[in-house]
Context: one part of a larger RNA
RNA sequence: GAGUAACGAUAAUGGGGGUGAAAAACCCCCACGCCGGAAGACCAAGGUUUCCUGUCCCAUGCUAAUCAGGGCAGGGUAAGUCGGCCCCUAAGGCGAGGCCGAGAGGCGUAGUCGAUGGGAAACAGAUUAAUAUUUCUGUACUUAUAUAGUGAGUGAUGGAGAGACGGAGAAGGUUAUGCUAGCUUGGCGUUGGUUGUCCAAGUGAAAGUAUGUAGGGUUGUGCUUUAGGCAAAUCCGGAGCACUACAUGCCUGAGAUACGAGACGAUUUCCCACGGGAAAGAAGUAGCAAAUACCCGGCUUCCAGGAAAAUCUUCUAAGCGUAUUGCUAUAUGAACCGUACCCCAAACCGACACAGGUGGUCAGGUAGAGAAUACUAAGGCGCUU
Repeated sequence: GAGUAACGAUAAUGGGGGUGAAAAACCCCCACGCCGGAAGACCAAGGUUUCCUGUCCCAUGCUAAUCAGGGCAGGGUAAGUCGGCCCCUAAGGCGAGGCCGAGAGGCGUAGUCGAUGGGAAACAGAUUAAUAUUUCUGUACUUAUAUAGUGAGUGAUGGAGAGACGGAGAAGGUUAUGCUAGCUUGGCGUUGGUUGUCCAAGUGAAAGUAUGUAGGGUUGUGCUUUAGGCAAAUCCGGAGCACUACAUGCCUGAGAUACGAGACGAUUUCCCACGGGAAAGAAGUAGCAAAUACCCGGCUUCCAGGAAAAUCUUCUAAGCGUAUUGCUAUAUGAACCGUACCCCAAACCGACACAGGUGGUCAGGUAGAGAAUACUAAGGCGCUU
């Protein structure tokens, strides 16, 4: 220079009360304002205790601070079903033997790893200061083993089927959800009106089990035979015959319905250390609209022709023959790891509490073609001078 620039989005604050040495900023109440395809809610990645409670204010916070993602101390993450581990494979990696190379090493068969993909099974309510599909209550489901009963040719690292898949388009049936009416409970205006065709709130309900609908697909059953499926086969494929046939069959299939369903529930009453706690508990229906969600891994169509393997079903080979296996019932088991909190952000990546960057899910109302835009609900904030 200079007590100057600046104090990091122009979403916005004002009043009252509390605490305190001290309050524009902390806490409570009232009013106002901002977001609302987000500035709300939930995950993945990443962070790694930042979560909750008590206490403290040197430093950190662009100011103050009684406040804090700050200091100190204590507490907090509960799983057969969520995710991993596990089984399976993709790109790709490694790679016994093997081939190549002077060597280091390179390539690669059998194999063995490798998810971002495939694979058994759980929902609703309640609860904590902080966890919950994990605790509790209620109601379920899966799988393995053992035992009992009952039936049977059982059996794979092999065969076959299934798993099993692209883009675009269209229609139908539904549901989530919403709106309206009805029903239930409460209210009656401190400014003129408001007992009425008035106002406000509530009217919500899972998995599972049973049933098998709208719709979609499709001939099916039996017998005989067979150069194929590396061997075998009763399986698959090929051929033939008989019956049945364009659906009243079979396979698939949302939703609805019944149970689940004495829970939940506006509100009322009582108690209170004003943080909260306890008890009782009304109505709980109908119509309409309606998805980008489900039926749909479907249907139609197009050419560029759109993973693999395991699990599963079935067939036999070797073997085994009372071992193995199917069904039913009962009993027992289901280990280990993650689980707090942030997650379009003050907690991640940007040297910062940085106007930047960051994949996925949910998607109320009025107007609207709309996930645009405007206003708004739930919820969250007023961006630390």
Molecule: large-subunit ribosomal RNA, domain III
Organism: Glaciecola petra